[in-house]
Predicted 3D model of RNase P RNA and transfer RNA as a complex of 456 nucleotides.
Rfam match: Bacterial RNase P class A. By type it is a ribozyme.
RNA sequence: UCAGAUGGCCGGAUGGCCGCUCUUCGCCGCGCGCAAGCAAGGCGGGGAGAGGAAAGUCCGGGCUCCACGGAGACACGGUGCCGGAUAACGUCCGGCGGGGGCGACCCCAGGGACAGCGCCACAGAAAACAAACCGCCAAGCAGCCUUGGCUGCGGCAAGGGUGAAACGGUGCGGCAAGAGCGCACCGCGCGCACGGCAACGGACGCGGCACGGCAAGCCCCACCGGGAGCAAGACCAAAUAGGGACGGCACCUGGCCUGUUUCCGGGCCGCUGUCCGGGUAGGUCGCGCGAGGCGUCCGGCAACGGGCGUCCCAGAGGAAUGGUCAUCGCCUGCUUCGGCAGGGCACAGAACCCGGCUUACAGGCCAUCUGACGCA
RNA sequence: CGGAGCGUGGCGCAGCCUGGUUAGCGCACCAGUCUGGGGGGACUGGGGGGUCGUGGGUUCAAAUCCCGCCGCUCCGACCA
Repeated sequence: UCAGAUGGCCGGAUGGCCGCUCUUCGCCGCGCGCAAGCAAGGCGGGGAGAGGAAAGUCCGGGCUCCACGGAGACACGGUGCCGGAUAACGUCCGGCGGGGGCGACCCCAGGGACAGCGCCACAGAAAACAAACCGCCAAGCAGCCUUGGCUGCGGCAAGGGUGAAACGGUGCGGCAAGAGCGCACCGCGCGCACGGCAACGGACGCGGCACGGCAAGCCCCACCGGGAGCAAGACCAAAUAGGGACGGCACCUGGCCUGUUUCCGGGCCGCUGUCCGGGUAGGUCGCGCGAGGCGUCCGGCAACGGGCGUCCCAGAGGAAUGGUCAUCGCCUGCUUCGGCAGGGCACAGAACCCGGCUUACAGGCCAUCUGACGCA
Repeated sequence: CGGAGCGUGGCGCAGCCUGGUUAGCGCACCAGUCUGGGGGGACUGGGGGGUCGUGGGUUCAAAUCCCGCCGCUCCGACCA
């Protein structure tokens, strides 16, 4: 210098003028009150005002209401190597195993297929307690042809062929031909000293190979899980016909509910489903101090945790967070290289809140590391 | 704001749960006959047309199973 890898950050800036929402202070103040004071509203000053994803609503929690007596079994849904972090998670961190890259580094829904069931189309002889189409052999028994050849019984699975997948691979020996039949190496399985919290690694020994794939098919194992959602929910105010139709199960030694069932209990006496019709279309709270931000120190490889200091940081409701001017920055085009013109300029905008994931994103900055080339 | 479902020829749908190698049905389209010509209808015959919304993953194999996006539709206020 070029090409890359990982992590983090910013995502127009400054100023003037005019507005919008919330909040706070001061003054005036309809009205109420004996008064203190409360107070609709008005004027003036101060302060704050979208995001890294506010998005998708895919997970996990807070919060709220409903349900909820206990124990066992069952059902349903989710998660899935090991250890840790956390309020919790399907998230994050660190390892293990597998795969990719020269490398920095990246990717993996990664438990179990000797608990069971099921599937593996077509092709192929055979698709899962194996089997033999082409092929190889003539040692054994037998037949025919006269000293060898052919064939049957038979032996074999090396080679060919099919397929996504064919019951270890390579070499040497061996044999009638062959074959883990024997041996060496590799792979695989089992046992096991030892290391590690564990996943796992594994010296060494044994086995001649036996256990194909699919669990993002049913399933088994381990762990987790009550339901609904701020249109949750609470209060005030207004109005109406405080209704009607069709069912379901019951109406007391019974029935219903408590997810189902069993046992021991508890509650209720009418319960409940669908549809039609009527009224309102208002206000207040929930609602902004929180698993909060920033700085620093300590513990930890890290995720993260702890201590101290400091700050208060949007709360609207058809829904504020804007408009305009100037200078600078960026992009595009033109250029006589002085500038000129155009673009408001990436993705996109709170709606109860928080932790993650996923997706969208013009342009730019920082740190660490890798490879190649060049120079010293 | 919250919740539920759907996407397959031009249109309306099935197939998906239990993956298989022919993606099917109806309408529509084309030709002929009833009919000498045109329209409509009936009957008979025929042909093609599909990124199965999209991008990945699992598998030998995906419309079908799993995940992420895109688009569309529907439901939900309170009182009595």